The RNA shown here (SAH (S-adenosyl-L-homocysteine) riboswitch aptamer) has 86 nucleotides and comes from Dyella sp. M7H15-1. Of the family's consensus pairs, 100% are formed in the model. The prediction has a mean pLDDT of 82. Its Rfam family is "SAH (S-adenosyl-L-homocysteine) riboswitch aptamer". Its family is annotated with S-adenosylhomocysteine metabolic process and regulation of gene expression in the Gene Ontology. The organism belongs to Dyella, within Bacteria.
[in-house]
RNA sequence: UUCGCCGAGGGGCGCUGCGAGCGUUAUGGGACACCAUAACGACCCAGGCUCGGUGGAUGCUUCGACUGCAACGGCGCUCAUGACGC
Numbered sequence: 001u002u003c004g005c006c007g008a009g010g011g012g013c014g015c016u017g018c019g020a021g022c023g024u025u026a027u028g029g030g031a032c033a034c035c036a037u038a039a040c041g042a043c044c045c046a047g048g049c050u051c052g053g054u055g056g057a058u059g060c061u062u063c064g065a066c067u068g069c070a071a072c073g074g075c076g077c078u079c080a081u082g083a084c085g086c
Stems, first nucleotide, its partner, number of pairs: 001057009010079006018048001021043001022041008047072001
């Protein structure tokens, strides 16, 4: 740096639907399974982001210990929590 898993960032309901996912079709590759690209969909979809932990892969080269935990997240309604005022 990247992939996967777990947790956290206080919740609920509804709406829209970009990406991803799923399905179908077409083209190309392939013996097949399948892979890639594109289009369509009355399907699905508002933690996909960040941080912490953890298991790999890759890269780099000082390493280790201690301490610490943030900033964000379409629209509408609503609950909780906190502050101020009455």